This is a predicted structure of a 1476-nucleotide RNA (small-subunit ribosomal RNA) from an uncultured prokaryote.
Its Rfam family is "Bacterial small subunit ribosomal RNA".
The sequence is in RNAcentral, with records from ENA.
RNA sequence: AACGCUGGCGGCAGGCUUAACACAUGCAAGUCGAGCGGUAACAGGAGAAGCUUGCUUCUCGCUGACGAGCGGCGGACGGGUGAGUAACGCGUAGGAAUCUGCCUAGCAGUGGGGGAUAGCCCAGAGAAAUUUGGAUUAACCGCAUACGGCCUUCGGGGGAAAGAAGGCCUCUAUUUAUAAGCUUUCACUGUUAGAUGAGCCUGCGUGAGAUUAGCUAGUUGGUAGGGUAAAGGCCUACCAAGGCGACGAUCUAUAGCUGGUAUGAGAGGAUGAUCAGAAACAAUGGAAAUGAGACACGGUCCAGACUCCUACGGGAGGCAGCAGUGGGGAAUAUUGCACAAUGGGCGAAAGCCUGAUGCAGCAAUGCCGCGUGUGUGAAGAAGGCCUGAGGGUUGUAAAGCACUUUCAGUAGGGAGGAAAAGUUGAUGGUUAAUAACCAUUGACCGUGACGUUACCUACAGAAGAAGCACCGGCUAACUCCGUGCCAGCAGCCGCGGUAAUACGGAGGGUGCAAGCGUUAAUCGGAAUUACUGGGCGUAAAGCGCGCGUAGGCGGUUAAUUAAGUCAGAUGUGAAAGCCCCGGGCUCAACCUAGGAACUGCAUUCAAAACUGUCAGGCUAGAGUAUGGUAGAGGAUAGUGGAAUUUCCGGUGUAGCGGUGAAAUGCGUAGAGAUCGGAAGGAACAUCAGUGGCGAAGGCGGCUAUCUGGACCAAUACUGACGCUGAGGUGCGAAAGCGUGGGGAGCAAACAGGAUUAGAUACCCUGGUAGUCCACGCCGUAAACGAUGUCAACUAGCCGUUGGAGGGCUUGUCCCUUUAGUGGCGCAGCUAACGCGAUAAGUUGACAGCCUGGGGCGUCAGGCCGCCAGAUUAAAACUCAAAUGAAGUGACGGGGGCCCGCACAAGCGGUGGAGCAUGUGCUUUAAAUCGAUACAACGCGAAGAACCUUACCUGGUCUUGACAUCCCGAGAAUUCGCUAGAGAUAGCUUAGUGCCUUCGGGAACUCUGUGACAGGUGCUGCAUGGCUGUCGUCAGCUCGUGUUGUGAAAUGUUGGGUUAAGUCCCGCAACGAGCGCAAGCCCUAUCGUUAUUUGCCAGCGCGUUAUGGCGGGAACUCUAAGGAGACUGCCGGUGAUAAACCGGAGGAAGGUGGGGACGACGUCAAGUCAUCAUGGCCCUUACGGGAUGGGCUACACACGUGCUACAAUGGCAGGUACAGAGGGAAGCGAGAUCGCGAGAUGGAGCGGAUCCCUUAAAGCUUGUCGUAGUCCGGAUCGGAGUCUGCAACUCGACUCCGUGAAGUCGGAAUCGCUAGUAAUCGCGAGUCAGAAUAUCGCGGUGAAUACGUUCCCGGGCCUUGUACACACCGCCCGUCACACAAUGGGAGUGGGAUGCAAAGGAAGUGGCUAGUCUAACGCAAGAGGGCGAUCACCACGGUGUGGUUCAUGACUGGGGUGAAGUCGUAACAAGGUAUCC
Repeated sequence: AACGCUGGCGGCAGGCUUAACACAUGCAAGUCGAGCGGUAACAGGAGAAGCUUGCUUCUCGCUGACGAGCGGCGGACGGGUGAGUAACGCGUAGGAAUCUGCCUAGCAGUGGGGGAUAGCCCAGAGAAAUUUGGAUUAACCGCAUACGGCCUUCGGGGGAAAGAAGGCCUCUAUUUAUAAGCUUUCACUGUUAGAUGAGCCUGCGUGAGAUUAGCUAGUUGGUAGGGUAAAGGCCUACCAAGGCGACGAUCUAUAGCUGGUAUGAGAGGAUGAUCAGAAACAAUGGAAAUGAGACACGGUCCAGACUCCUACGGGAGGCAGCAGUGGGGAAUAUUGCACAAUGGGCGAAAGCCUGAUGCAGCAAUGCCGCGUGUGUGAAGAAGGCCUGAGGGUUGUAAAGCACUUUCAGUAGGGAGGAAAAGUUGAUGGUUAAUAACCAUUGACCGUGACGUUACCUACAGAAGAAGCACCGGCUAACUCCGUGCCAGCAGCCGCGGUAAUACGGAGGGUGCAAGCGUUAAUCGGAAUUACUGGGCGUAAAGCGCGCGUAGGCGGUUAAUUAAGUCAGAUGUGAAAGCCCCGGGCUCAACCUAGGAACUGCAUUCAAAACUGUCAGGCUAGAGUAUGGUAGAGGAUAGUGGAAUUUCCGGUGUAGCGGUGAAAUGCGUAGAGAUCGGAAGGAACAUCAGUGGCGAAGGCGGCUAUCUGGACCAAUACUGACGCUGAGGUGCGAAAGCGUGGGGAGCAAACAGGAUUAGAUACCCUGGUAGUCCACGCCGUAAACGAUGUCAACUAGCCGUUGGAGGGCUUGUCCCUUUAGUGGCGCAGCUAACGCGAUAAGUUGACAGCCUGGGGCGUCAGGCCGCCAGAUUAAAACUCAAAUGAAGUGACGGGGGCCCGCACAAGCGGUGGAGCAUGUGCUUUAAAUCGAUACAACGCGAAGAACCUUACCUGGUCUUGACAUCCCGAGAAUUCGCUAGAGAUAGCUUAGUGCCUUCGGGAACUCUGUGACAGGUGCUGCAUGGCUGUCGUCAGCUCGUGUUGUGAAAUGUUGGGUUAAGUCCCGCAACGAGCGCAAGCCCUAUCGUUAUUUGCCAGCGCGUUAUGGCGGGAACUCUAAGGAGACUGCCGGUGAUAAACCGGAGGAAGGUGGGGACGACGUCAAGUCAUCAUGGCCCUUACGGGAUGGGCUACACACGUGCUACAAUGGCAGGUACAGAGGGAAGCGAGAUCGCGAGAUGGAGCGGAUCCCUUAAAGCUUGUCGUAGUCCGGAUCGGAGUCUGCAACUCGACUCCGUGAAGUCGGAAUCGCUAGUAAUCGCGAGUCAGAAUAUCGCGGUGAAUACGUUCCCGGGCCUUGUACACACCGCCCGUCACACAAUGGGAGUGGGAUGCAAAGGAAGUGGCUAGUCUAACGCAAGAGGGCGAUCACCACGGUGUGGUUCAUGACUGGGGUGAAGUCGUAACAAGGUAUCC
């Protein structure tokens, strides 16, 4: 600046950035009568006529004045614009070859003559603009004069002028009065100076592109001439061939420049509105004339374009002056007032003119100032919003009360901007003068657009005056509701998928305030182009390496000079602005005075250290000479052996070869193997080495020749000869190309065989280019030390190669030194990693390169190449990142160590059968819900016939089955009957309770009203609590210290050891916590104490028999409290440790066995249906009661179990031994009945007493004899028992009968290491009844473990990583679809431009047959005009080039898009290491 919302006042300032687009209308430059002829209009005067006696007409330039005209001066100033211009255009500092109206000063003048043309008038043409002919002043032109000035061949030549107004008559002339004259002022001419202004030249400065590298013919210079006010190729002729350019010429696109402005600490980067300076332009292009000044905004001529008028013949015009209009645009004002002030033009002056200017108007456009009230006021009002419901907040805010009146309003008063001019006095100057004029001064008169001015006073009343943006972080400010990846927000990060401080609204808050936000633009922050002030090993960035041109830089010494450098002075650096300090508007903005500053440039004087210059010297840099040394340095020629292959021959027989395994291939036509011989090509084992050489690429058998460089030692010589190096030039692996050779092995392409889902690959068998040589190209590599070259300096230690010197003890020795080449490492540097005398340290010199990722090292263009391609090298578009180093994790088909029933070794199972049970699927009115990899699936459920129950059907209730409150009634309660499936409804009977202060109260029931109840409805991804899992794995952390820029590390790593982060040792760590262990419970041994309901050895009694009894306290048991086990002891190993191994003793030995106990955390793991709970949802229903049904269905699939398949067994008989539990609506004995389940009955027992309760396997005897059986028991039929209101759907059990599958179980898979597995039974909880489940208990009672390669899981250390949602990760390319940008493209259309030739207006210059002609001249003539012609040239057209922009069927790659398709290339050894 604009836009959106809003809008009280004033002061000051600025206001078409776009179409230099087109313009209606008005105005913006006139003035002078004191230059002139004059008189069209107006006024006055005079005169005349007519008469309506104060009017009309006419005459007179007489006066004031004045249209048109001539003339003078001014229209070259003032005002506008930013098109052009990359330039002496501008800025700054200088210069010489110039002009300058008006102004100032000086000097000298102003004489005489001629003479047209306008206007007016007359006569015409034309629509008009205009124009033709006739007659007239000043103008104009000569002549004379010429101090000075100009030109000069020094003789000379040439060259002016104008009057006007006022005054005076002293002199002259005539008639009063004038003329001459004099005089004043103004004007004029020549000239000299000044001032001002202008022209010209030069140094320096003033943008981009090299993907513009060559440009130039008047071009560069000279001579002569012309031209100009003036130097000059400014122009012409001739001569010469120059001039500019990498310090960027030429070309292209862009742009007016400066003082300044805004920003910045500054340096800078950006910009050039207002104001000021200089330049440019005036609709476009060209041109001159006039003039002091123009090639002229409101002048002329011409051309083409546009607009207008026209009678169609012809004419007129130029707002980038002020207003204004249309148009364009996001966007920019009044067709205002005045010359009062300031300034300008003219004029003697008055004055006139002035859209300059001064003012006003419009718009919050900006800056500044003021106001929209002030004080008090808690019932903290109402309302709003929030709430945990108590309250909080809005908020002293409002209301109320008491005040004030700025501003606005009304009324009144009222400065300053005004100085002049004019009139009239005074004094002085001038003059003959008292005119006039000038200067100073007094008085008078009197000039204001603004203006209803500023300002002051009075009046009335809080009265007329607040919005905008924001509130997730950055960034000050938070809650509710709505919405539900929708709508939307967003400057960046990002927000929104049902609890959004981010969307929309509200309340509240924050910020600014007559403004507030948004958008656009500039600088800053950004040291993110780094001059001040950056970088290049790995982040972007070192040319592949030399040589070398220009350039840059350069050792030491004494002199020279003064360019750089330093210091002083002078000039300049306009004013304004910025800064400082005063002053004026009430303050401020604003205005104003003074100062400082303007960091610059120039001149001059001085200095001489440093750099430079000039001319000398030196030897430390550099080089040369002499003597040596090492070496895969290079080139050429020759030569050698081993090996591979092929061929020939011998021996010999069936395979060879190859692989993870194979096959293709070779071989009975004799391979492979082996021996001998021959051919041919290529490469050179051992030596061989972080060894050597080379500038790099690179170089490896041996010999010879030629040749480059390096190093060492000592002397001599040269005397800075040096370093770097843009362009340039040379070398330059491999692959590739061309021509000709060569070809053993290897080997792209290709073929075959395998592998695979596929396999155009990895593996195998073959195999051609190529690899080799010669010559010529290519010119690139991860051409790497990812580290440019040169020089100097800066701790050490240890190797190694080449030389030289020294030492002795003469060695495989030591020391010193020098040139290389390596490993550590101090300081220092580094983002870190790391570098560290071979620097990435500290410095110097030069050159190269970088500036977010992708697009892209790509396109097009240029250059190079035979091709392939190389080099130089963008933009559009797109993203908010891409990258480096390091940290912590996680992961790896990386590594090391270790553990675990992880594997192995064993035992027994599952998977096959039948059944039980759970789940999925399916079905259904309903199959309620949840759990669903390990860690869901005999799980929630420790037990669904009703209930449970949450599900379904139909039928019902609505303050409710349950809680609290209110009103009313009634005790509560209850028998019976009827209807109904029942809930329920109706009728009916009994009953009047308790306390009391006598008012009533408490409990309970019913009716009613509303607050509310209620919900197994949703969200476990809003939550608490609880739980699972990794995992009873050995880990997880902290404080202080230390290290690191930091994340972090250390501790916790290491050496041992352990079940253990268990312990020991070591250690920049020292300690500590949660875990481990211990502690707690059970169990194994033994004392002590105690002794009933338990026990019974000894003593006694009794019984068929039994601790039955007296008694006992020894034993067992019971249950209290103890002991015991600690690597304590011994030996060995180990480090003299920790510990381990073995042993003794012991009931038990190295944690004795078992249990409880679960670190930091992970899985948005599970649970809203245990419970609790936020939010949401339902409220005659998603709530409540009730009946029946369902959760028990059943093609199928899976999990967990039971029973089996039998003889280690089944069946039958006999017989032995537990532990732990439970029992009152209970366990229930003996007895009787029943085949049995069970029934009858009831002793005893709330339990060491009674009962459940006969344990079973076992032992023993008999039988069965390998069979679908005397195995197995499913299924089905019948009959019963028990529980229960009720066993139909849907219980368990018993008896009789029936007697299915199944003969040990595919792939696969589970458990278990000792009192374990296996096997056997018993009990309990739940429970009316209902276990093959679950939880417990005891009985019998094994096998095996070599070991840690592998599978799974885990721990520690280490390594790689492009992963961090962490490998169930990340990620690449083609294809398909959509969108936008871009390259090529047959072409097509436009712009600017080069060259060529032709045409060529106006104008200027040249020339001139023709024609016309006032001044001068006696004349001739001179001079001038017109015309014609030549040259230059605007412009338009033609031809032909290159260039640029747009567009183009089709086409190329690239980019971006939702979850598309195909594979899996990369990241881990990424499964073939990766990359160039």